[in-house]
Context: one part of a larger RNA
RNA sequence: UGACGGGGGCCCGCACAAGCGGUGGAGCAUGUGGUUUAAUUCGAUGAUACGCGAGGAACCUUACCAGGGCUUGACAUGUGCACGGAGGUCCAUGAGAGUGGGUUGUCCUUCGGGACGUGCACACAGGUAUUGCAUGGCCGUCGUCAGCUCGUGUCGUGAGAUGUUGGGUUAAGUCCCGCAACGAGCGCAACCCUUACCGUCUGUUGCCAACAGGUAAUGCUGGGGACUCGGACGGAACUGCCGGUGACAAACCGGAGGAAGGUGGGGACGAGGUCAGGUCAUCAUGAUCCUUACGUCCUGGGCUACACACGUGCUACAAUGGUCGGUACAGAGCGUAGCGAUACGGCGACGUUGAGCAAAUCGCUGAAAGCCGGCCUUGGUUCGGAUUGGAGUCUGAAACUCGACUCCAUGAAGGUGGAAUCGCUAGUAAUCGCGCAUCAGCAUGGCGCGGUGAAUACGUUCCCGGGCCUUGUACA
Repeated sequence: UGACGGGGGCCCGCACAAGCGGUGGAGCAUGUGGUUUAAUUCGAUGAUACGCGAGGAACCUUACCAGGGCUUGACAUGUGCACGGAGGUCCAUGAGAGUGGGUUGUCCUUCGGGACGUGCACACAGGUAUUGCAUGGCCGUCGUCAGCUCGUGUCGUGAGAUGUUGGGUUAAGUCCCGCAACGAGCGCAACCCUUACCGUCUGUUGCCAACAGGUAAUGCUGGGGACUCGGACGGAACUGCCGGUGACAAACCGGAGGAAGGUGGGGACGAGGUCAGGUCAUCAUGAUCCUUACGUCCUGGGCUACACACGUGCUACAAUGGUCGGUACAGAGCGUAGCGAUACGGCGACGUUGAGCAAAUCGCUGAAAGCCGGCCUUGGUUCGGAUUGGAGUCUGAAACUCGACUCCAUGAAGGUGGAAUCGCUAGUAAUCGCGCAUCAGCAUGGCGCGGUGAAUACGUUCCCGGGCCUUGUACA
């Protein structure tokens, strides 16, 4: 100087408390451990692994296994020699990779050759092989915590200290005051995006108040720019104003006005460092290793196994509910190898048809919870839907291993879950549906969107993590 303390003081955070809803029990989905296996590819492992890499394993992917092949190679550049265009198409054989054959085809040229292909030879290619404890880059974490430092000066023999401590204050090393310090940098904040209010300008595909026309109905038409909305540019919030407290300060408390009030809400943004944290399998890369194989092509299988254990979720156990009929209101996205209206067929998944739309124009797209009625009446039930049988639909060469969905039948566990444990402070939790990425097909996961919409916070003694000062130390 740090680190640590079941030392002290001050302070903060859904850290506790106060509340609301869960997990832990059930069934299923998914990841992991374990076990099994020819293989169940590899990585991630307290917090900071476990719906994680994977934003989508039937083949492909694929890195694994079995079998069948190739050896200048699936891919790149170059050299020498030989031969021939390249390319397309057909037949035989084979599980395919491939092998054998037929046919078509014929670029430029100074006729030397060149571009391109095949064969042989050689340099080399190739490796998801090892090392993340050789590395770059990127990322997680402490932590959006308020800290981390420097120059000059001063003090100390020196390590170093001071500044950065102290009194207040703040979300903040934020600001004020004081002070052997005076200044400065990286962080904080602000500048950026979005949301909430207003104005100006601009009006198509959007809008429709007034006028006119028209319909069974509809901004449907003429037209209009008022309004909504879209876009651009401005304004608006600054403790600016008032009162109180305070040290005459910084600031705090209350109030007015205001769409918004003290950082208005949300996001992007992550200092110096820590964990030899994670990644050699995104990529790059040192070293090591393989080179008729640890490279490469193919078929099939596996990554989907299943006594079991754990994590994360979905659906429930019901009446604030289930079911049937009627009826209302979103936002954000996506669409041409696409979204697909309409009509018809089918109980349905869906099929046939194919209008319109490269989209504020057309479509996905009747949002659901809600509201209005009917039934059910506490029963493992009209709760719950696992499992299984049968019949189908769709995608795709192909759904046996191993897809999703539909219909009929079946109708399991489950009656609120031990010890323990998680999230959340407001348009939040809870609850309800919708969209997108990936994608031929496949979503209870992920990322977004809106609808309905709470309860509670006395307080900081305690648990966890953190900041500042101080104290002890046989630790560094």